RNAcentral holds the full RNA, with entries from ENA. Predicted 3D model of a 334-nucleotide part of an RNA (large-subunit ribosomal RNA, domain IV) from a Minisyncoccota bacterium. Its mean pLDDT, the model's own confidence on a scale to 100, is 82. Lineage of the source: Bacteria > Bacillati > Minisyncoccota.
Context: one part of a larger RNA
RNA sequence: GUCCUCAAGGAACUCGGCAAAUCAGCGGCCGUAACUUCGGGAUAAGGCCUGCCCUCAGCAAUGGGGGCCGCAGCGAAAGAAUUCCUAGCGACUGUUUACCAAAAACACAGCUCCCUGCGAACUCGUAAGAGGAGGUAUAGGGGGUGACGCCUGACCAAUGCCGGAAGGUCAAGUACGGGUGGUUGCAUGCUUUUGUGUGCAGCUGGACUGUAUAAGCCCCGGUGAAUGUCGGCGAUAACUAUAAUCGUCCUAAGGUAGCGCAAUUCCUUGUCGGGUAAAUUCCGACGUGCACGAAUGGCGUAACGACUGGGAAACUGUCUCGAGGACUCGCUCG
Numbered sequence: 001g002u003c004c005u006c007a008a009g010g011a012a013c014u015c016g017g018c019a020a021a022u023c024a025g026c027g028g029c030c031g032u033a034a035c036u037u038c039g040g041g042a043u044a045a046g047g048c049c050u051g052c053c054c055u056c057a058g059c060a061a062u063g064g065g066g067g068c069c070g071c072a073g074c075g076a077a078a079g080a081a082u083u084c085c086u087a088g089c090g091a092c093u094g095u096u097u098a099c100c101a102a103a104a105a106c107a108c109a110g111c112u113c114c115c116u117g118c119g120a121a122c123u124c125g126u127a128a129g130a131g132g133a134g135g136u137a138u139a140g141g142g143g144g145u146g147a148c149g150c151c152u153g154a155c156c157a158a159u160g161c162c163g164g165a166a167g168g169u170c171a172a173g174u175a176c177g178g179g180u181g182g183u184u185g186c187a188u189g190c191u192u193u194u195g196u197g198u199g200c201a202g203c204u205g206g207a208c209u210g211u212a213u214a215a216g217c218c219c220c221g222g223u224g225a226a227u228g229u230c231g232g233c234g235a236u237a238a239c240u241a242u243a244a245u246c247g248u249c250c251u252a253a254g255g256u257a258g259c260g261c262a263a264u265u266c267c268u269u270g271u272c273g274g275g276u277a278a279a280u281u282c283c284g285a286c287g288u289g290c291a292c293g294a295a296u297g298g299c300g301u302a303a304c305g306a307c308u309g310g311g312a313a314a315c316u317g318u319c320u321c322g323a324g325g326a327c328u329c330g331c332u333c334g
Stems, first nucleotide, its partner, number of pairs: 001327006008320002012318001017315001027049004035040001037147001051068007069073001082313007089305002094106002110145007122131003148300004153230003158227002160223005167218003173213006181204010231249005258292001259289001270286005
């Protein structure tokens, strides 16, 4: 190290019955609860039988009667269940971290929202093109939730999305103008000429600039199974206590049903009840919810689970507390 056995006790071990042990039929007969979606639960649980010989009935399977042996008759080598009560989570069968996590995580059927009228939306690709689909809204894509049952409250102020168009704001480009300027012509002043100044008219144009012109934004409305959010203080009833009630401030609106010390409760081993001789765990209540709450779903729920917590029976070297034995490995010695 791998196995075997053990007095008395029997989980006192330990984070935890981990490991080991027990029961030994998916053969027959009997029997089987709560709950339930009426299918289940269920092989629930629990009890009895099982060999061989003779004989009777029968085609046989099988059944009836009589007898024999053993501690033991599916005489078990392989193979081949421990069971029950109660809660949490997840409906379920499935999937997953190849090599520390199999789960309460993922998926799921169902529910719901959004997009898409077909050269569809969407995805890949620079494109051609392809998938979607040789499909057509009972179809396809995307998000959320997650069977089923009862349900899913308030808020559109912020953010997002959808719709709207009166007004405000607003880019490049384009169009039409202005324009210090350039140039041409005419008139005129000064000047000998060259030149220079002023006015009018035409053409032209860089900078600069005006007007017109889209979506968007501002603006108006809608929208929560969109992202999200869902108050404070003071007073009050003929014991006390409490506050149906009142006042006031703020807000877009102040958490509805249900659940609640919870996989959420800090204080906390909350308080009460149950279970134990004794329980920080567990179950049932209460509610003062530090900091539950309604498809980031709320609350239940039969069945299911190598899931997680608590309890019980049986059983045991897990333990009190150790002992003995078999085989093997390493080292050492020979």